[in-house]
Context: one part of a larger RNA
Molecule: small-subunit ribosomal RNA, 5' domain
Organism: metagenome
RNA sequence: GAACGAACGCUGGCGGAGUGCUUAAGACAUGCAAGUCGUACGAGAAAGUGACCUUCGGGUCGCGAGUAAAGUGGCGCACGGGUGAGUAACGCGUGGGUAAUCUGCCCUUUGGUCUGGAAUAACCCCGGGAAACCGGAGCUAAUACCGGAUAAGACCACGAUGACCUCGGUCGAUGUGGGAAAAGAUGGCCUCUUCUUGAAAGCUAUCGCCAAUGGAUGAGCCCGCGUCGCAUUAGCUUGUUGGUGGGGUAACGGCUUACCAAGGCUACGAUGCGUAGCUGGUCUGAGAGGAUGAUCAGCCACACUGGAACUGAGACACGGUCCAGACUCCUACGGGAGGCAGCAGUCGGGAAUAUUGGACAAUGGGGGAAACCCUGAUCCAGCAACUCCGCGUGAGGGAUGAAGGCCUUCGGGUCGUAAACCUCUGUCAGAAGGGAAGAAAACUGCGGGGCGAAUAGGCCCGUAGCUUGACGGUACCUUCAAAGGAAGCACCGGCUAACUCCGUGCCAGCAGCCGCGGUAAUACGGAGGGUGCAAGCGUUGUUC
Numbered sequence: 001g002a003a004c005g006a007a008c009g010c011u012g013g014c015g016g017a018g019u020g021c022u023u024a025a026g027a028c029a030u031g032c033a034a035g036u037c038g039u040a041c042g043a044g045a046a047a048g049u050g051a052c053c054u055u056c057g058g059g060u061c062g063c064g065a066g067u068a069a070a071g072u073g074g075c076g077c078a079c080g081g082g083u084g085a086g087u088a089a090c091g092c093g094u095g096g097g098u099a100a101u102c103u104g105c106c107c108u109u110u111g112g113u114c115u116g117g118a119a120u121a122a123c124c125c126c127g128g129g130a131a132a133c134c135g136g137a138g139c140u141a142a143u144a145c146c147g148g149a150u151a152a153g154a155c156c157a158c159g160a161u162g163a164c165c166u167c168g169g170u171c172g173a174u175g176u177g178g179g180a181a182a183a184g185a186u187g188g189c190c191u192c193u194u195c196u197u198g199a200a201a202g203c204u205a206u207c208g209c210c211a212a213u214g215g216a217u218g219a220g221c222c223c224g225c226g227u228c229g230c231a232u233u234a235g236c237u238u239g240u241u242g243g244u245g246g247g248g249u250a251a252c253g254g255c256u257u258a259c260c261a262a263g264g265c266u267a268c269g270a271u272g273c274g275u276a277g278c279u280g281g282u283c284u285g286a287g288a289g290g291a292u293g294a295u296c297a298g299c300c301a302c303a304c305u306g307g308a309a310c311u312g313a314g315a316c317a318c319g320g321u322c323c324a325g326a327c328u329c330c331u332a333c334g335g336g337a338g339g340c341a342g343c344a345g346u347c348g349g350g351a352a353u354a355u356u357g358g359a360c361a362a363u364g365g366g367g368g369a370a371a372c373c374c375u376g377a378u379c380c381a382g383c384a385a386c387u388c389c390g391c392g393u394g395a396g397g398g399a400u401g402a403a404g405g406c407c408u409u410c411g412g413g414u415c416g417u418a419a420a421c422c423u424c425u426g427u428c429a430g431a432a433g434g435g436a437a438g439a440a441a442a443c444u445g446c447g448g449g450g451c452g453a454a455u456a457g458g459c460c461c462g463u464a465g466c467u468u469g470a471c472g473g474u475a476c477c478u479u480c481a482a483a484g485g486a487a488g489c490a491c492c493g494g495c496u497a498a499c500u501c502c503g504u505g506c507c508a509g510c511a512g513c514c515g516c517g518g519u520a521a522u523a524c525g526g527a528g529g530g531u532g533c534a535a536g537c538g539u540u541g542u543u544c
Stems, first nucleotide, its partner, number of pairs: 001544004006540005013391006019384002021349001026347003030344003035075003040072002048063006082302003091227008101219002106215002109212005114148004123138001125136004155178005161172004184207006193200003228274003235265003240262008277299004281292004304325005327338004355381001357380003363377001364375004394424004404415004428485001430480005438471001443465007451457001488533005493514003499528005509516002
């Protein structure tokens, strides 16, 4: 000199863009943060209100409404969001391998979707319990569950065979045998069959379901190289190193197990200890380098602490389950409930870090055929000079060089064109009026194209209509009035731009270094003046 997620002191007008618990991965009251689908399924209220009856207590029927709440089932909950504890590691970075692998939803292509069965929740009844909740009996549905049929292809076993090859195998064609699939829903129609009115067991469209192919996306695993300090850490290792058999995984592998062999790593730093998430980047620097890893982006790890599996395409799962532990809460003392390192917020710790806000309008995500619902992701607003950038606090004229302050050699000098005063301007703030873009879709109608028997239906394109904005009456524009509301902080001995007076008297104090102060202190304290920055200025801390 530059920089900062800064803090502290004094001061503080406006706007834009960003940023905001670096400490206790401490503990958490309260609310919200993951639901959705009635076009998978069975069932199904109440308040209120209308009519009728009434013994005036009430009852019945209709609307409310096939609505609410709940249940079975499907998909999602593995994304998104948070944190950096652990980790010196194939964790990360980079480059490869997978002939050792998986991949829901999505896209492409091919074929299919036949026929049966038994339950169960909800509901009703009974019982236990303070509660959480639990047990028993009875009824019922499905795209829930379980059989049977079919099997092109996929898979497995055996047989023979071609090409390639890293000699382990891979790919292709082929014969025999084996076990393994499926689910319907909604809308429309009468071309074919039946009855012949119109319908269905028929046909058709859309969405699904099953098997298989290829892709895309995502993931698993393996390898080369790189990745902090200490040698005042020199030896470490028994599933350890390798082999065989069994097991296990989507998959290779001591991943696991039994047996066999005795290996494996290390001064090119093993092992141990300490520290630490890694990277793109960021800061500094002419560069080389050094330091760092907030915000944003990629990867990893974690979710009160430790362990475990279940479900699932995917988890060993932040707002799931089980066990153990610590802590907090409820309890009828028998037993139960909980997990903010999600968004706000509270206490605590600390030098120190914000609102218990608005909206799903946009972007994106989940569910749904759709309408739509959910979304503390996100978009916005609030607070903070915390950072960067921009603007303003007026402009021109004005010498009796006013008053006053300070200094003085008492002549004067200086603050100083500074003020007053005159003439203007109108940024920001204030008031009034107008007022956005961010919105394209979706939906409804019409026209064209392709599927289709079709004037159903849904898909694509065009066109018309109708709506949809949290921010926000915000940005912006116009007008009004008015110099009116808007300047401080540090320094002035040298380094280092800027000097005098008074007070003090090695005292009080200053200080980054040198050093000032013991009676004329440009160095302490005050004043006048000056210098430098400026809505900031200084100090402290840290890095280069």